A computed fold for a 346-nucleotide part of an RNA from an uncultured bacterium, annotated as small-subunit ribosomal RNA, central domain. The prediction has a mean pLDDT of 87. The RNAcentral record of the full RNA draws on ENA and SILVA.
Context: one part of a larger RNA
RNA sequence: CUGGGCGUAAAGCGUGCGCAGGCGGUUUUGUAAGACAGAGGUGAAAUCCCCGGGCUCAACCUGGGAACUGCCUUUGUGACUGCAAGGCUGGAGUGCGGCAGAGGUAGCUGGAAUAAGUAGUGUAGCGGUGAAAUGCAUAGAUAUGCGGAGGAACACCGAUGGCGAAGGCAGGUUACCAAGAUAUAACUGACGCUGAGGGACGAAAGCGUGGGGAGCGAACAGGAUUAGAUACCCUGGUAGUCCACGCCGUAAACGAUGCUAACUCGUUUUUGGGCUUUAGGGUUCAGAGACCAAGCGAAAGUGAUAAGUUAGCCACCUGGGGAGUACGCUCGCAAGAGUGAAACUC
Numbered sequence: 001c002u003g004g005g006c007g008u009a010a011a012g013c014g015u016g017c018g019c020a021g022g023c024g025g026u027u028u029u030g031u032a033a034g035a036c037a038g039a040g041g042u043g044a045a046a047u048c049c050c051c052g053g054g055c056u057c058a059a060c061c062u063g064g065g066a067a068c069u070g071c072c073u074u075u076g077u078g079a080c081u082g083c084a085a086g087g088c089u090g091g092a093g094u095g096c097g098g099c100a101g102a103g104g105u106a107g108c109u110g111g112a113a114u115a116a117g118u119a120g121u122g123u124a125g126c127g128g129u130g131a132a133a134u135g136c137a138u139a140g141a142u143a144u145g146c147g148g149a150g151g152a153a154c155a156c157c158g159a160u161g162g163c164g165a166a167g168g169c170a171g172g173u174u175a176c177c178a179a180g181a182u183a184u185a186a187c188u189g190a191c192g193c194u195g196a197g198g199g200a201c202g203a204a205a206g207c208g209u210g211g212g213g214a215g216c217g218a219a220c221a222g223g224a225u226u227a228g229a230u231a232c233c234c235u236g237g238u239a240g241u242c243c244a245c246g247c248c249g250u251a252a253a254c255g256a257u258g259c260u261a262a263c264u265c266g267u268u269u270u271u272g273g274g275c276u277u278u279a280g281g282g283u284u285c286a287g288a289g290a291c292c293a294a295g296c297g298a299a300a301g302u303g304a305u306a307a308g309u310u311a312g313c314c315a316c317c318u319g320g321g322g323a324g325u326a327c328g329c330u331c332g333c334a335a336g337a338g339u340g341a342a343a344c345u346c
C1' cells in the first nucleotide's frame, strides 16, 4: 500500500460557510468519450508456463507452443456513466398565512441584596471557628431606621422546558438583524450532497490601550492546624473578574458518537404548529426525553435523536514509552499555538 477500523480499546477536525474535486432525482431524443462485442496490426529475443529433446540424472542447454492480461486501427451495440438539447416535480429553493423561542447587536430602564460613606437612635462588644487567634470596636463598632452615590449579578416564573452551527444564551422594555417549524401547494425547475486547501466564528484563562472596581479573589501578608504545612480552615488582599476596541485560538470545545439521504416492532412523557363529528381524546409534521423487539456490539450497552440495514463525500487511526518532545517552517506583542520526527528502550 492493500485490508480492517474510528462512543468507552489507537482513531470524528471545536463549529459552521465554501472554491476545486468526488458523488448526484425522473423522462425523451441525439451522440458515442467511458463501457461491451467482433476483426486486423503490434506487443524483439531471453525469462515464466505447457509438451518434447541433449549432457548417465539434476542444475544447465535447447525445439515447438501458449502467454505477454498492454497499445493502436477498424466494424458494430446503445442498456449503464458522460456529453448536448428538450420536458417533469417527488429533492432543493421562493412566495402567501398565522406561530413559538434566555437566537444576535445596540439603546433605555427596574427591584432585592452585598460593601463603603453622611447625619440619627443606641452601648460594649462584634466577627470568626472543630476550638481559637489574627482582624474590627469607647476616636462609639456590631445592631437598627431614613435619604443619597456606586458596581456586579438577575430570586420567584424555571422545567427531565426553549433557542442557536458550535462556543453559548435568562430582570423588564424599544429598535434593528437573523434563523426555525408548521400550513398552503401559487412560483422556479435538480438550482442538490459532501468538501482537501481557504476564509469566518470560537468558553475560561491570558496579552495590549483606555476606563471601571461593589462582591469575589490567583499572587501576597498575617492567624491557626501540624513533626513540618510554601496547603486544606480563618482575617485581610493585588492582578483579574466588568466595559470599549484589538489580539490569543485553546478545553473532558463531550453525545468522548463527522455531515447528508433512504429504509427498519412497539410502549410512554414532553415542546411548537396543523387537522379533527363527541375533546382530560384521536391523528399528523418538526423537535426534546425514558423503556424496549429484531439487529448490532468484546461487553456494558445501543436500539427511528442507532452504535441497525444501505449510499455519497470528508477527517482521522496503525503497539507502549521517548513525545505532542526536538529540529525546521508558519502564525503570535508575549504566553504560546499549528505542523510534527528520530535515536534509544520494552
Stems, first nucleotide, its partner, number of pairs: 004317002008299001012314001014201002017198001021194003025088007033081002035077008049065006091191001092188003095184001097182001099180001103177007110154001120144002125136002162169002206247006215241002220236004258313006266291011295302002319346003328339004